[in-house]
RNA sequence: GACUUAUGGAGAAAGGUGGAGGGAUUAGGCCCUGCGAAACCUUGGCAACCGACCUGAAUAACAAUUCAGCGAAAGGUGCUAAUUCCUAUCUCUGAGCAAUCAGAGAAGAGAUGAGUU
Numbered sequence: 001g002a003c004u005u006a007u008g009g010a011g012a013a014a015g016g017u018g019g020a021g022g023g024a025u026u027a028g029g030c031c032c033u034g035c036g037a038a039a040c041c042u043u044g045g046c047a048a049c050c051g052a053c054c055u056g057a058a059u060a061a062c063a064a065u066u067c068a069g070c071g072a073a074a075g076g077u078g079c080u081a082a083u084u085c086c087u088a089u090c091u092c093u094g095a096g097c098a099a100u101c102a103g104a105g106a107a108g109a110g111a112u113g114a115g116u117u
């Protein structure tokens, strides 16, 4: 990098270096930012995907496997402005003469974990 799968309306910041951008990409909108952006470092925090521990159920002779759940958080990741900041494609519903607007659902894209390659 590619494929499969799960999740996303919640949650969690200070310091140092740095010095102008940032919010993935394109467009539009709206935001953050010299009261200091990105990036890097340190310390903390959040969460509970994986792993470990515990409980229950199913299968099973045992070992074990699978599923569900509570708690914990010393392990591996991740995250720590705004819903993945919002919209873009399709469908349905409502409003409107219309342009269009609003709401709901789905898809796509992207993010993170786990597995495979």
Base pairs, nucleotide, nucleotide: 001117002116003115004114005113006112007111013043014042015041016040017039021032022031023030026088027087028086029085044080045079046078049076050075053071054069055068056067057066058065059064084109089106090105091104092103093102094101095100
Source information:
SAM riboswitch aptamer (S box leader) from an uncultured Ignavibacteria bacterium, 117 nucleotides, folded computationally. Model confidence (mean pLDDT): 81 of 100. It matches the Rfam family "SAM riboswitch aptamer (S box leader)". Its family is annotated with regulation of gene expression in the Gene Ontology. It was read from a public genome assembly, where an Rfam model found it.